[in-house]
Context: one part of a larger RNA
RNA sequence: GGUUGACGGUGGAUGCCUUGGCUGAUGGCCGCGAUGAAGGACGUGGUAAGCUGCGAAAAGUCUCGGGGAGUUGCACGCGAACGGUGAUCCGGGAAUGUCCGAAUGGGGAACCUUCCAGGUGAAAGCCUGGAAAUCCAAGUACUGAAUACAUAGGUAUUUGGAAGCGAACCUGGGGAAGUGAACCAUCUCAGUACCCAGAGGAAAAGAAAACAAUAGUGAUUCCGGAAGUAGCGGCGAGCGAAACCGGAAGAGCCCAAACCUUUUACGUGUAAGCGGCAGGCGUUGCGUAGAGGGGGUCGGGAGUCACAGGCUGAAGCGCCCCUUCAGCACAGAGUUACAAAGUUGGCGUUUAGCGGAACGGUUUGGAAAAGCUGACGAAACAGGGUGAUAGCCCCGUAUGCGAAAAGCGACCAAUCUCUGGAGGGAAGUUCCCAAGUAUGUCGGGACACGAGAAAUCUUGACAGAAUUUGCCGCGACCAUGCGGUAAGGCUAAAUAGGUCCAUCAGACCGAUAGUGAACCAGUACCGUGAGGGAAAGGCGAAAAGAACCCCGAUGAGGGGAGUGAAAUAGAACCUGAAACCGUCAAUCU
Numbered sequence: 001g002g003u004u005g006a007c008g009g010u011g012g013a014u015g016c017c018u019u020g021g022c023u024g025a026u027g028g029c030c031g032c033g034a035u036g037a038a039g040g041a042c043g044u045g046g047u048a049a050g051c052u053g054c055g056a057a058a059a060g061u062c063u064c065g066g067g068g069a070g071u072u073g074c075a076c077g078c079g080a081a082c083g084g085u086g087a088u089c090c091g092g093g094a095a096u097g098u099c100c101g102a103a104u105g106g107g108g109a110a111c112c113u114u115c116c117a118g119g120u121g122a123a124a125g126c127c128u129g130g131a132a133a134u135c136c137a138a139g140u141a142c143u144g145a146a147u148a149c150a151u152a153g154g155u156a157u158u159u160g161g162a163a164g165c166g167a168a169c170c171u172g173g174g175g176a177a178g179u180g181a182a183c184c185a186u187c188u189c190a191g192u193a194c195c196c197a198g199a200g201g202a203a204a205a206g207a208a209a210a211c212a213a214u215a216g217u218g219a220u221u222c223c224g225g226a227a228g229u230a231g232c233g234g235c236g237a238g239c240g241a242a243a244c245c246g247g248a249a250g251a252g253c254c255c256a257a258a259c260c261u262u263u264u265a266c267g268u269g270u271a272a273g274c275g276g277c278a279g280g281c282g283u284u285g286c287g288u289a290g291a292g293g294g295g296g297u298c299g300g301g302a303g304u305c306a307c308a309g310g311c312u313g314a315a316g317c318g319c320c321c322c323u324u325c326a327g328c329a330c331a332g333a334g335u336u337a338c339a340a341a342g343u344u345g346g347c348g349u350u351u352a353g354c355g356g357a358a359c360g361g362u363u364u365g366g367a368a369a370a371g372c373u374g375a376c377g378a379a380a381c382a383g384g385g386u387g388a389u390a391g392c393c394c395c396g397u398a399u400g401c402g403a404a405a406a407g408c409g410a411c412c413a414a415u416c417u418c419u420g421g422a423g424g425g426a427a428g429u430u431c432c433c434a435a436g437u438a439u440g441u442c443g444g445g446a447c448a449c450g451a452g453a454a455a456u457c458u459u460g461a462c463a464g465a466a467u468u469u470g471c472c473g474c475g476a477c478c479a480u481g482c483g484g485u486a487a488g489g490c491u492a493a494a495u496a497g498g499u500c501c502a503u504c505a506g507a508c509c510g511a512u513a514g515u516g517a518a519c520c521a522g523u524a525c526c527g528u529g530a531g532g533g534a535a536a537g538g539c540g541a542a543a544a545g546a547a548c549c550c551c552g553a554u555g556a557g558g559g560g561a562g563u564g565a566a567a568u569a570g571a572a573c574c575u576g577a578a579a580c581c582g583u584c585a586a587u588c589u
Stems, first nucleotide, its partner, number of pairs: 001588009015574001016538002020509002022506007029498002031165002039100003042055003046078002050074002061094006070082003105112002113132008134162010169200001170198005180187001184234001210217002221248005231239002252490003259294010273281002299433004304426002307423001310328007330420005342415005347409005353401003359374005376391001377381001383395003439463008449475001470485005525532002545573001548560004
């Protein structure tokens, strides 16, 4: 030195565990903010570095409920206190809430100032309260162009609003490329990613100028089929409907205009009137424009005509069933659209909670929940804990009950509000039915549809209608037929999503896994910065965490003693593999 064995060291695999993750389901909720948010800085404890909580009233204050014996957070100790006169704790409401941050007096992060009022002081000053950014809208005052009056504009001020943050979902405005086409250019990826703007708890869409096809349907949205069909396509790669059928959910409305009326401004302008009597001013009228009310909304309306028309009061004309206004009986409706505020009560629900069945003995053991044995509960044998595996020990579970206060509700009632309180008909003479619109041509875009035979939608340019005997569509276009009524608007539900809250589940992970993060992690650390980004869990049932003695440096470390079931469970702590390093023994050269 090799080999083998035994015993150790080192190391931290493996096994077991789980405080943490991941995914999904159901329900809730879907916002916060100039009354200063989200997020921070700095403080705050008897002792106090960190985390948590809180804010100079600072691990807290007040109040209303719950709860019922201990309490002063993580977090021990020392010290000092509180609590059946109900603490700590849990929930509702309120107060306080430094400084930064949209940050809004100025500055640029966490700092500094001016002014006003009050207090105090001899004064400098200090204290308390308030004001001081920008933009928009409305009002008021003062100014004030081109341009005489004026107006626009400006300045000051008052009142109201906005801003910023937030996970995805939604709408709109912009809008790629890697890629695929086995190259690549039309095409694809894809109207995706990304950027911007805006909104809501959902958004968007929405009550046919729709589909269809000789039969019919009857707003929108979503799902399953139709169907990878019809089509589109360097007819390549690929893209890809709709009718219709079956479901979810269901809800319909308001204006513009005609006509009537009120009012304002301007123009015109007559009899009367005013006038300096010349221009002129000016009531009634007419016209134009604006505003308010009635009317009216789809094959309809207005207007005209005739018929019908409960009760009361007032005015006009007055015979009256006349006209206008106000009201009543009666009828109907309603705050999610159709007009709009709610308030109160009830009910339900959310934010604390409460009651809640039934077990003993014995053996082993450190410990009984295990074995044996004899009982019991079950509308409760979900789950967790307890010194090993517990229906009956504890928390719970099934089930039943509960709110002073605050929030929510699409539910019920009352109050309240609104409407009707006449309507139906005839004729088809008059008027109205959304204009730089429809439509056409050119150039784009969207439609599953790439210019194609290319309808439909949209619009940059140029042209440019009609009003029901009208106009649009039915996939070039024309006719007939059929369907509809554009150029104004509102509208719940079914649908999408999850930062977040509650409950539950998993042929999901179990510390190199699962979130990057089970642990004081977006930390330490790296980078000028944008940004990048770790490692790190486990003594024991209970600290009972080793008094005391010895060696040693008043060490480190160890040996006794003691605790414990166990200390080769001793804090470098469960188990403790391998590599690697030793000691002893055997054996080989």